The part of an RNA shown here (small-subunit ribosomal RNA, central domain) has 349 nucleotides and comes from an uncultured Selenomonadales bacterium.
The full RNA is in RNAcentral, with records from ENA and SILVA.
Rfam family: Bacterial small subunit ribosomal RNA.
The coordinates come from a structure-prediction model, not an experiment, and the mean pLDDT is 88.
Context: one part of a larger RNA
RNA sequence: UUGGGCGUAAAGCGCGCGUAGGCGGGGGAACAAGUCUGUCGUUUAAUUUCGGGGCUCAACCCCGUAUCGCGACGGAAACUAAGCCUCUUGAGCACAGGAGAGGGAAGGGGAAUUCCCAGUGUAGCGGUGAAAUGCGUAGAUAUUGGGAGGAACACCAGUGGCGAAGGCGCCUUCCUGGACUGCGACUGACGCUGAGGAGCGAAAGCCAGGGGAGCGAACGGGAUUAGAUACCCCGGUAGUCCUGGCCGUAAACGAUGGGUACUAGGUGUAGGGGGUAUCAACUCCCCCUGUGCCGGAGUUAACGCAAUAAGUACCCCGCCUGGGGAGUACGGCCGCAAGGCUAAAACUC
Numbered sequence: 001u002u003g004g005g006c007g008u009a010a011a012g013c014g015c016g017c018g019u020a021g022g023c024g025g026g027g028g029a030a031c032a033a034g035u036c037u038g039u040c041g042u043u044u045a046a047u048u049u050c051g052g053g054g055c056u057c058a059a060c061c062c063c064g065u066a067u068c069g070c071g072a073c074g075g076a077a078a079c080u081a082a083g084c085c086u087c088u089u090g091a092g093c094a095c096a097g098g099a100g101a102g103g104g105a106a107g108g109g110g111a112a113u114u115c116c117c118a119g120u121g122u123a124g125c126g127g128u129g130a131a132a133u134g135c136g137u138a139g140a141u142a143u144u145g146g147g148a149g150g151a152a153c154a155c156c157a158g159u160g161g162c163g164a165a166g167g168c169g170c171c172u173u174c175c176u177g178g179a180c181u182g183c184g185a186c187u188g189a190c191g192c193u194g195a196g197g198a199g200c201g202a203a204a205g206c207c208a209g210g211g212g213a214g215c216g217a218a219c220g221g222g223a224u225u226a227g228a229u230a231c232c233c234c235g236g237u238a239g240u241c242c243u244g245g246c247c248g249u250a251a252a253c254g255a256u257g258g259g260u261a262c263u264a265g266g267u268g269u270a271g272g273g274g275g276u277a278u279c280a281a282c283u284c285c286c287c288c289u290g291u292g293c294c295g296g297a298g299u300u301a302a303c304g305c306a307a308u309a310a311g312u313a314c315c316c317c318g319c320c321u322g323g324g325g326a327g328u329a330c331g332g333c334c335g336c337a338a339g340g341c342u343a344a345a346a347c348u349c
Stems, first nucleotide, its partner, number of pairs: 003321004007303002012317001014200002017197001021193003025087004033080002035076008048066001050064005090190001091187002095182003102176007109153001114148007124135002161168002205246006214240002219235004257316006265294011298305002322349003331342004
């Protein structure tokens, strides 16, 4: 609960697609469903409103009157709706361009770590605050050559770019999505949002099969310590990787839902376009899109936000309503499980 709110106090769904619904650009004619208006009918009385009156007042009581609702008929035509005609600025499509770690698949590359083989070489190496466990005369560490394998791609690299979000970074090829700029040929409101729904969704985790270099929960050992189920060290299994299938969560954050319009400036950067100047490039000026910083009005409890708004408005969705109990119990739905989603109450302060 017809209120006020949601960056940080409780509160924006993790994200897009989209159904119903809600809302929706300019002009014209016509209609009259909504809307407005008049008359009539109906609306038992009481109650209620207004006016007047009676109990000394009031409560209370009496008289008169009015309103809302519904129906019928007549009228108005600004707005809304339905149907009709039309327009191009919203939206879309076409054409011409350039940018990008956007996605999927295949192939390739070098550096480094580890391991194996061989050469040189000898007593240490490693590790720490200091050590020890550990490795090493069965020849380690170091160094040279060769080989195997897995994972990740230094520099470039940038409050740089791309994506709806999660996220994306070596190179080449193939398939593929989106955005941006220019132009104004085409369609002619085709739009916005979106309860349900279905889809995507980091990491960890789960199932099946592979793979396994490094790292590394658990675990073992060495230290530290009063203890040390830790921090440090030596090892090390799941896992991390690939294919297929689940899970569906997060400080999934800008802790800020989406759309449209409007409202001082300054400065950097990324992509594109136009103009001036010039032999040409650079420079300079302007426009669009993105991404940062600063800042005025305004706003805010303050911090801050400030054309990428948390300003001014409108449309649609989601959500909040004292703390604990509790994002729990129960029920339902989903899941192999872990668990997820929905979601209370007693009691208590």